[in-house]
RNA sequence: GUCCUCGUAGCUCAAUUGGAUAGAGUGCUGGUCUCCGAAGCCAGAGGUUACAGAUUCGAAUUCUGUCGAGGAUA
Numbered sequence: 001g002u003c004c005u006c007g008u009a010g011c012u013c014a015a016u017u018g019g020a021u022a023g024a025g026u027g028c029u030g031g032u033c034u035c036c037g038a039a040g041c042c043a044g045a046g047g048u049u050a051c052a053g054a055u056u057c058g059a060a061u062u063c064u065g066u067c068g069a070g071g072a073u074a
Stems, first nucleotide, its partner, number of pairs: 001073007010026004019057001028044005050066005
C1' cells in the first nucleotide's frame, strides 16, 4: 500500500437479515436491612449507537468518505 472484521452506558455485551420509548449484567447514586459495614432486596441516574454525509415514510442496522482497534498479504 491492498483486503477483511470491528467501533452501542464507566466496563463487558445484546438488539430477531430497516419498524413502537436502544436494553441486560457489572459498576455508580439513593433507600431498605444491620450496632456499623459487606451481602441481599427496592428504586434511580447514566447514550450525538466513533465522526460527517447519502438512501428511505422510517437507519445502531443499508451505501460513501474520514478517524481509531485487530487481523491477513508482499
Predicted 3D model of a 74-nucleotide RNA (transfer RNA) from a Planctomycetaceae bacterium. RNAcentral holds the sequence, with entries from ENA. It matches the Rfam family "tRNA". It is annotated as a transfer RNA. Lineage of the source: Bacteria > Pseudomonadati > Planctomycetota > Planctomycetia > Planctomycetaceae.